Small-subunit ribosomal RNA, 3' major domain from an uncultured bacterium, 473 nucleotides, folded computationally. Its Rfam family is "Bacterial small subunit ribosomal RNA". The prediction has a mean pLDDT of 82.

Context: one part of a larger RNA
RNA sequence: UGACGGGGACCCGCACAAGCGGUGGAGCAUGUGGUUUAAUUCGACGCAACGCGAAGAACCUUACCCGCUUUUGACAUAGGGAUCGAGAUGCUAAGAGAUUAGUGUCGUCGGUUCGGCCGGAUCCUAUACAGGUGCUGCAUGGCUGUCGUCAGCUCGUGUCGUGAGACGUUGGGUUAAGUCCCGCAACGAGCGCAACCCUCAUCCGUAGUUGCCAUCACGUUAAGGUGGGCACUUUACGGAAACUGCCGUUGAUAAGACGGAGGAAGGUGGGGAUGACGUCAAGUCCUCAUGGCCCUUAUGGGCGGGGCUACACACGUGCUACAAUGGUGGUGACAGAGAGAAGCAAACGGGCGACCGGGAGCAAAUCUCAAAAAACCAUCUCAGUUCAGAUUGUACUCUGCAACUCGAGUGCAUGAAGUUGGAAUCGCUAGUAAUCGCGGAUCAGCAUGCCGCGGUGAAUACGUUCUCGGGUC
Numbered sequence: 001u002g003a004c005g006g007g008g009a010c011c012c013g014c015a016c017a018a019g020c021g022g023u024g025g026a027g028c029a030u031g032u033g034g035u036u037u038a039a040u041u042c043g044a045c046g047c048a049a050c051g052c053g054a055a056g057a058a059c060c061u062u063a064c065c066c067g068c069u070u071u072u073g074a075c076a077u078a079g080g081g082a083u084c085g086a087g088a089u090g091c092u093a094a095g096a097g098a099u100u101a102g103u104g105u106c107g108u109c110g111g112u113u114c115g116g117c118c119g120g121a122u123c124c125u126a127u128a129c130a131g132g133u134g135c136u137g138c139a140u141g142g143c144u145g146u147c148g149u150c151a152g153c154u155c156g157u158g159u160c161g162u163g164a165g166a167c168g169u170u171g172g173g174u175u176a177a178g179u180c181c182c183g184c185a186a187c188g189a190g191c192g193c194a195a196c197c198c199u200c201a202u203c204c205g206u207a208g209u210u211g212c213c214a215u216c217a218c219g220u221u222a223a224g225g226u227g228g229g230c231a232c233u234u235u236a237c238g239g240a241a242a243c244u245g246c247c248g249u250u251g252a253u254a255a256g257a258c259g260g261a262g263g264a265a266g267g268u269g270g271g272g273a274u275g276a277c278g279u280c281a282a283g284u285c286c287u288c289a290u291g292g293c294c295c296u297u298a299u300g301g302g303c304g305g306g307g308c309u310a311c312a313c314a315c316g317u318g319c320u321a322c323a324a325u326g327g328u329g330g331u332g333a334c335a336g337a338g339a340g341a342a343g344c345a346a347a348c349g350g351g352c353g354a355c356c357g358g359g360a361g362c363a364a365a366u367c368u369c370a371a372a373a374a375a376c377c378a379u380c381u382c383a384g385u386u387c388a389g390a391u392u393g394u395a396c397u398c399u400g401c402a403a404c405u406c407g408a409g410u411g412c413a414u415g416a417a418g419u420u421g422g423a424a425u426c427g428c429u430a431g432u433a434a435u436c437g438c439g440g441a442u443c444a445g446c447a448u449g450c451c452g453c454g455g456u457g458a459a460u461a462c463g464u465u466c467u468c469g470g471g472u473c
Base pairs, nucleotide, nucleotide: 008473009472010471011470012469013468015464016463019428020427021426022425023424026320027319028318029317030316031315032314033313034311035310042053043052064306065305066304067303068302069301070300073129077128078127079125080124081123082122083121084120087106088105089104090103091102092101093100094099109119110118111117131295132294134293135292136291140289141288142284143283144282145280147278152191153190154189155188156187157186158167159166160165171182172181173180197272198271199270200269202240203239204238205237206236207235208234211230212229213228216227217226218225243266246260247259248258249257250256322421326380327379328378329377330376331375338369339368340367343362344361348357349356350355387418392413393412394411395410396409397408398407434456435455436454437453438452439451440450
C1' cells in the first nucleotide's frame, strides 16, 4: 500500500423480510457422474460445469471401436516425362463398400512466329513436402465467462514525507452514479457514470399500395367485392414533445428532496445495445490462428458395420400430472411476431386419423403456413374416478439409399406410479410473477431444449435486526 476480522460507522442489491409460484416425492425428457463396453470420441466441474460447446448423433456428421483398404496421398506449391482440352453422364463384371477392370453417349480451349512454342488441364514418376479434432489454454493471439452496469480505476503539475507512499479521490450535504453543490494543499485532466444510438408510449407533417372504408354509387344479403376516396386505422420517413421547465414547502441564499398543476408521458418515462483499471496461470490448441514437442506405409487418407442412444445406481435442468379455478363434449370471438421457391401451399375430394390425391395463388402489407389458446354453454360430483397418462400389444402414416441396433406421428386396445411432496432450496417488485397459445433458427425427418411473439393478468414490500454479495470511511 493492499487483503482479511465471529472490529466500528454509513449505504446499496429479490440479499433478508412481506407475498406469489416452484424444485426436492411420482412418471417421462435431457445433461452429468459412476458402472459397463471392442468403443460407449473429446472438452466444460462452486457461484461463473451439468437442456453447456451441440441452432438438430439412423448413414453422413464423427473426432471413438472392429474389419477391409491406401501411401507424394482427399488438399497446396515446385522438377522431369507422357497425353491432350477440361468435363458431364450411363452400362457391364468382381466386391460389404472404398476400389479395380472393361465399355458407351454428350462435349472436345485460346493465342500462335505452326515449333508442345506460350497459357492451361489430366496422368505417371522422384523428392522437397502435404496431412494430424495428436500433446501443451501453465508458451500464446483472438474470442468469452465472472466480480458487475458494481462506481470505481488512474494521470500531469504541485505540496508533504529520508523513503515506501500520501494529498488530489478525504470531510458536510445530495444522487441510481467519483451525480452534483459547499468546504479544503491542492489545481486540472483521462478511462468509466450520464448523454449522444435503437425500440415502445402522444401529437403533427409528407405519402396512399398490396393497407384502410367515414361520405357517394353499384352489389352481396351482408365479401372493401367493384367504381370511388385517403378522412380514420395503419404503414415508414421527417419533425415536435420532458428540462425539476412552472407553483408551493423544505434545505445553507447551494446541490437537491417532497407535494401540486399542466401533460400521452414526471423527475433515469419502460425496454435494449453499451461492460472502466483489473481479478480468477478462469474457459477455449476440437471454430480459427500460432511457438514448442510428437506421428510420417501412420497418431495421415478412404470405406462398410458398430458406438456416441449401454444401465444395480447418484445428482442437475425441465415437461406432464396428482384434478372441479378441473376433465369431456359443443358453440365459436379477439392477437402479435415471423417464415416461404429443391419452398409455403388454398379451394375441392378420399381416409376415424396421422396423412393422401389435387394443384389455384405467392419471391409475398397482395398468396400461403393459419386453426390462435386460455374464453362461453352443457355435462361429470370427489372416486385412483369421465383424474393422470407411463408401459405394452397391434394395425398403419411420413421422411429418407436405409428407421433392427436408433426417428417422429396416427388409430384401436392396455391403463403403471402419482391424492401436493422430508431436510433443504430457486425465481419474481408490474403489464412483472403466474397462466395460455403462436412463430423461428438448426433441419430430408426429429424440440418437453433454445431464441422470439402476443392474450389473460395478480399478491406483497412494515422495514434493514439477521443471512449472502457489493461500495465508502